[in-house]
RNA sequence: AUCGAGAGGGGUGGAGGGAUAUGGCCCUGUGAAGCCCCGGCAACCGCCGUCUGCAGCAGCCUUCGGGUGCGCCGCAGGAGGAAAGGUGCCAAGUCCAUCGGACCAGCGUGUCCGGCAGAU
Repeated sequence: AUCGAGAGGGGUGGAGGGAUAUGGCCCUGUGAAGCCCCGGCAACCGCCGUCUGCAGCAGCCUUCGGGUGCGCCGCAGGAGGAAAGGUGCCAAGUCCAUCGGACCAGCGUGUCCGGCAGAU
């Protein structure tokens, strides 16, 4: 910074799983987790060229103070591209609530905003 998008088959395994706690809801012997294979999604890192800014250098100019700098190199950033590499991911909004606040003809199993935690 982002998290309402996207993407699953096979083998093995044999009872759990959805991060943690509580409550809910859901998935699961029509086979959970884990492990392996293959496939896919995305574009975080890395990569590609392009643009902008900054610094340095070559070159050029100079009143020798410096100026310029369209070329080269480095760094940062913007929009874009690719998917060979490194990660991640492939039920449900991060499955939902939890803490604080706001809103309302309807006070709700309500709506919205923020926080906490988590994931990348």

A computed fold for a 120-nucleotide RNA from a soil metagenome, annotated as SAM riboswitch aptamer (S box leader).
The sequence is in RNAcentral, with records from MGnify.
The prediction has a mean pLDDT of 82.
It matches the Rfam family "SAM riboswitch aptamer (S box leader)". For this family Rfam cites "YbxF and YlxQ are bacterial homologs of L7Ae and bind K-turns but not K-loops" (Baird et al., RNA, 2012).